The RNA shown here (Bacterial RNase P class A) has 395 nucleotides and comes from an Acidobacteriota bacterium. Of the family's consensus pairs, 94% are formed in the model. The RNAcentral record of the sequence draws on ENA.
[in-house]
RNA sequence: GGAGUACGCCGGGCAAUCGCUGUUGCGUUUAACGUAAGAGAGGAAAGUCCGAACACCAUAGGGCAGCGAGCCGGAUAACGUCCGGGACCUGCGUGAAAACGCGGGGACGACAAGUGCAACAGAGAGUAGACCAGCCCGUAAGGGCAAUGGGUGAAAGGGUGAGGUAAGAGCUCACCGGCGUCGGUGGUAACAUCGGCGGCCAGGUAAACUCCUCGUGGUGCAAGAUCAAAUAGGGAAACGUCUAAUGUGAGCGGCCCGCUCACUGUUCGCUUCGACGAGAGGCGGCGGCGUUUCCGGGUAGAUCGCUCGAGCCGUCCGGUAACGGCCGGCCUAGAUGAAUGAUUGCCAUCCGCCCAAAGCGGAUACAAAAUUCGGCUUACAGGCGUACUCCGAAU
Numbered sequence: 001g002g003a004g005u006a007c008g009c010c011g012g013g014c015a016a017u018c019g020c021u022g023u024u025g026c027g028u029u030u031a032a033c034g035u036a037a038g039a040g041a042g043g044a045a046a047g048u049c050c051g052a053a054c055a056c057c058a059u060a061g062g063g064c065a066g067c068g069a070g071c072c073g074g075a076u077a078a079c080g081u082c083c084g085g086g087a088c089c090u091g092c093g094u095g096a097a098a099a100c101g102c103g104g105g106g107a108c109g110a111c112a113a114g115u116g117c118a119a120c121a122g123a124g125a126g127u128a129g130a131c132c133a134g135c136c137c138g139u140a141a142g143g144g145c146a147a148u149g150g151g152u153g154a155a156a157g158g159g160u161g162a163g164g165u166a167a168g169a170g171c172u173c174a175c176c177g178g179c180g181u182c183g184g185u186g187g188u189a190a191c192a193u194c195g196g197c198g199g200c201c202a203g204g205u206a207a208a209c210u211c212c213u214c215g216u217g218g219u220g221c222a223a224g225a226u227c228a229a230a231u232a233g234g235g236a237a238a239c240g241u242c243u244a245a246u247g248u249g250a251g252c253g254g255c256c257c258g259c260u261c262a263c264u265g266u267u268c269g270c271u272u273c274g275a276c277g278a279g280a281g282g283c284g285g286c287g288g289c290g291u292u293u294c295c296g297g298g299u300a301g302a303u304c305g306c307u308c309g310a311g312c313c314g315u316c317c318g319g320u321a322a323c324g325g326c327c328g329g330c331c332u333a334g335a336u337g338a339a340u341g342a343u344u345g346c347c348a349u350c351c352g353c354c355c356a357a358a359g360c361g362g363a364u365a366c367a368a369a370a371u372u373c374g375g376c377u378u379a380c381a382g383g384c385g386u387a388c389u390c391c392g393a394a395u
């Protein structure tokens, strides 16, 4: 100097003319209108994947289900997000090795709690095994022992050595490795390291079902609130209930409990019992309440919610960092069938023509608010910056 990867920032600027929407002031008391000032689509506004603010469900209580998280510590309003550290896996460099340094990765609790899955090969793929070789008995057929050697496989019951044995095997022992447990030291911790004891040696997979621990109301601005207007507070059907009981119904969304509120008719007809009395029961009718369904009719307008925010910018301080704090400064859309634009000129960047310059021509990405905010994911012409890797040149 070039190329690549990851991350971050910018992503057109200035001026004039005309047009659109809101706000403020004036004309004027309002509307309409005029005039002056100033403002007007993003880093993702996208996806609707998470979290919250806010609103409503009378109480939002307890449990189950459902959903989410999963090494440790921290940040945050919170999160499945972010920061730092640890173990595991892995790349490069130095080095004989040990080790050290610089990077990368992940959805990182539990596999003897249980149930599954792993083609083929193989005797056997999990508390799983006898094909060939091995040992013992037997004339032989065959029977017994064993998992040492071989074979199959991605993976086969820790390794080396010794003893022991008919041959063998942690069967026993020594050392090593793993696992468990008890302590010391360091660390907030996850962990690291050192030591003692124990033959405990039980593969992989949980982004397989599941188990364990912790957390978690539901619905959502088309949430909701207020005002106004109109109609037929219409008609029909089914079911439940209307005597006294911890009854029935409603209210939280799936279930249960709790809690709260409401209701608790009939002087009608028939019938049964009864002393043909009083009274009681059953069926039907009428009526009240509740749930569901069907038919039919009216209205769909206005205002609020609606933008001052867990807000943005800057210096300094604290912190490894994410981030937090003090101080100072700024106000930057609120549309409602939906405004935020069009034209012209100059400039900026990139591309082509050119040895180069000038000049000429062309191009300028992804894309568009609708309650707001913090994240994640996806898209992006070109430019700038940081880190790493590779290539080349010079010293």
Stems, first nucleotide, its partner, number of pairs: 001391010012347007020040002023037005042366001046377002049375005054220004061257004066216005071085005086108001088105007109211002114209002116205002131150003134145004158176006177201002179198008224304004234295009247263005265286002268284006311330004316325003348364006

The gene name in the source record is rnpB. Its Rfam family is "Bacterial RNase P class A". It is annotated as a ribozyme.